A computed fold for a 490-nucleotide part of an RNA from Eimeria maxima, annotated as small-subunit ribosomal RNA, 3' major domain. The coordinates come from a structure-prediction model, not an experiment, and the mean pLDDT is 81. It matches the Rfam family "Eukaryotic small subunit ribosomal RNA". Rfam 15.1 lists 75,755 matches to the family in 2,556 species. Taxonomically the source falls in Eimeria (Eukaryota, Apicomplexa, Conoidasida, Eucoccidiorida).
Context: one part of a larger RNA
RNA sequence: UGACGGAGGGGCACCACCAGGCGUGGAGCCUGCGGCUUAAUUUGACUCAACACGGGGAAACUCACCAGGUCCAGACAUGGGAAGGAUUGACAGAUUGAUAGCUCUUUCUUGAUUCUAUGGGUGGUGGUGCAUGGCCGUUCUUAGUUGGUGGAGUGAUUUGUCUGGUUAAUUUCGAUAACGAACGAGACCUUGGCCUGCUAAAUAGGGUCGGUGACCUCGGUUACCGUAUCACUUCUUAGAGGGACUUUGCGUGUCUAACGCAAGGAAGUUUGAGGCAAUAACAGGUCUGUGAUGCCCUUAGAUGUUCUGGGCUGCACGCGCGCUACACUGAUGCAUGCAACGAGUUUUCACCUUGUCCGAUGGGGCUGGGUAAUCUUGUGGGGGUGCAUCGUGAUGGGGAUAGAUUAUUGCAAUUGUUAGUCUUCAACGAGGAAUGCCUAGUAGGCGCAAGUCAGAAGCGUGCGCCGAUUACGUCCCUGCCUCUUGUACA
Numbered sequence: 001u002g003a004c005g006g007a008g009g010g011g012c013a014c015c016a017c018c019a020g021g022c023g024u025g026g027a028g029c030c031u032g033c034g035g036c037u038u039a040a041u042u043u044g045a046c047u048c049a050a051c052a053c054g055g056g057g058a059a060a061c062u063c064a065c066c067a068g069g070u071c072c073a074g075a076c077a078u079g080g081g082a083a084g085g086a087u088u089g090a091c092a093g094a095u096u097g098a099u100a101g102c103u104c105u106u107u108c109u110u111g112a113u114u115c116u117a118u119g120g121g122u123g124g125u126g127g128u129g130c131a132u133g134g135c136c137g138u139u140c141u142u143a144g145u146u147g148g149u150g151g152a153g154u155g156a157u158u159u160g161u162c163u164g165g166u167u168a169a170u171u172u173c174g175a176u177a178a179c180g181a182a183c184g185a186g187a188c189c190u191u192g193g194c195c196u197g198c199u200a201a202a203u204a205g206g207g208u209c210g211g212u213g214a215c216c217u218c219g220g221u222u223a224c225c226g227u228a229u230c231a232c233u234u235c236u237u238a239g240a241g242g243g244a245c246u247u248u249g250c251g252u253g254u255c256u257a258a259c260g261c262a263a264g265g266a267a268g269u270u271u272g273a274g275g276c277a278a279u280a281a282c283a284g285g286u287c288u289g290u291g292a293u294g295c296c297c298u299u300a301g302a303u304g305u306u307c308u309g310g311g312c313u314g315c316a317c318g319c320g321c322g323c324u325a326c327a328c329u330g331a332u333g334c335a336u337g338c339a340a341c342g343a344g345u346u347u348u349c350a351c352c353u354u355g356u357c358c359g360a361u362g363g364g365g366c367u368g369g370g371u372a373a374u375c376u377u378g379u380g381g382g383g384g385u386g387c388a389u390c391g392u393g394a395u396g397g398g399g400a401u402a403g404a405u406u407a408u409u410g411c412a413a414u415u416g417u418u419a420g421u422c423u424u425c426a427a428c429g430a431g432g433a434a435u436g437c438c439u440a441g442u443a444g445g446c447g448c449a450a451g452u453c454a455g456a457a458g459c460g461u462g463c464g465c466c467g468a469u470u471a472c473g474u475c476c477c478u479g480c481c482u483c484u485u486g487u488a489c490a
Base pairs, nucleotide, nucleotide: 001490002489003487004486005485007484008483009482010481011480012479013478016474017473020438021437022436023435024434027324028323029322031320032319033318034317035315036314043054044053065310066309067308068307069306071304076119077118078117079116080115086113089108090107092105093104094103123298124297126296127295128294132292134286135285136284137282138281139280144183145182146181148179149178150159151158152157162174164173165172188275189274190273191272192271194242195241198239199238200237201236204233205232207230209226210225211224212223213222214221215220245268247263248262249261250260251259252258326431330390331389332388333387334386335385336384343376344375351370352369353368355366356365357364358363397428402423403422404421405420406419407418444466445465446464447463448462449461451459
C1' cells in the first nucleotide's frame, strides 16, 4: 500500500430491506440444462457473471454426431513410367438404398489434362479460449483513476484526491502544504413531450365549390362521389429554429452550495427513456462468426468433401425461464367502438395481398394494386362496451391426452411442420419451505408488428391500448463506497 475482521463511524442500492403490487415455487403443457438410455442421442457455457443463452424455433440442408456409399477439388518441385498410349469416360449383366462404371465380367472410348514415389502443400464446425487477436461479458452502475511542479518521508509511499455541509455524482460550497491540470461523471448524441410563429405539401388533411341522394321548420342538417374549382396548413408529415436556466416567490441553510413548498409553465426526479462511457483487472466466454491466427493432430480405408438414411426431439427422474388455468370483476353467443411500431416481388417464377366467386372451416379459383405517406392498410388488434344465456357444480371453468378426418408448406411430414372439423374432457379448488421483479403512464392486464421463416412463436426485440395499491424512507438483512482502527495474511 492492499486484502480481511462475527472492529467502529459515515454514506448508498427495490440485482437490499421496509410499506405494498404482481408473481415464481404446487397443476397441465412448452422450452433449456443435468441424469438415464442410445449406433448416435454432436457440442460450448455451470453462483451472481451457465440453464427460451450460443441470436440454438435442427423434418433434408444446416451438422459438427451415428450407419454406410462416392469424389479429389493431393498446388508445386524432383525421380520414374509414358505417344508402340500416362490416363479419362461408359451401355448392358452382376452388385448396390441408388439409373454411383463404386467394384466385377465384357470391351469400346479418350489423348498428356493425368499416373506412381518422395518432398511439400491444401482442406478441416479436429484439439488447445490455460498459446493468441478481435469482440463480448463481468468486477462496477458505483464514483472512481492519473501524472507535472511544490511539501513530508532514507525509501516503498504519501499529500493533492479533505474534518464539515450538499449532490445521483471526486457534484459543488468551503476548508486547506498545496497549486494548476487530464480521463471518467456532467456536458454530448438519439428519442418522447410544447410551438394557431417560419418553410411547404394531388404520396397528408380539413374546408369552399360542383354533382347525386335522404330528412326537412325551405335554408339548414347529413351521407356519398369529384387527378384537378379554388385558396388554406389547425390536425398529419419534416426541415430550420425557439423553449427550461430549477425561472419567480416564501421558508430552511455558515443565510454559501443547496434543499423543501408554492406559482407560472407543454415540461421543474439529471425534463422522461436510451446510447456513449475512465483506470486496473478476470488465466470469465468465444479457435463452432470470419479466407483472423501460433502450435499439435489428420490428410485418400480422410477428421477434406458430397450422397442416402438416422440422430440432435429418445424418458423411472431432478433443476431453471415461461405459457395456460383454477372461473361470475367470469365463460359463451349476438351486436358495437377504437391504436402504434413495422414489413413487402434478386435479373425472371418467388413477396405483401385487396376485390369477387366457391367452400362449414382450413383453404382454393379468377382478377387487380404495390419496389410503397400512393397498394396491402384506417393493418375496423385484443382487453373494452351493450344485450342475452349460464348459476357455484371439476360446471357452459380448464383444455391436457387420445381417435378419426380435411387442407397447406415442402422432393419428402412416420417419431405425428402448421392449420381446420368432429369426438375424447385429465390434472388443476390460488400452491409448503424458499425466492424473483418493481416507485408512474411505472407494475400489471391486453393484443399487434417484425426477427428467425419454404412451412413457423408458448421465445427474444420493439410498439401501442387500458392502467393500480404502496414508499418518496432506512441501514435491520444482503451487498457496495469511504474514513478510522487491528492483523501473525501478501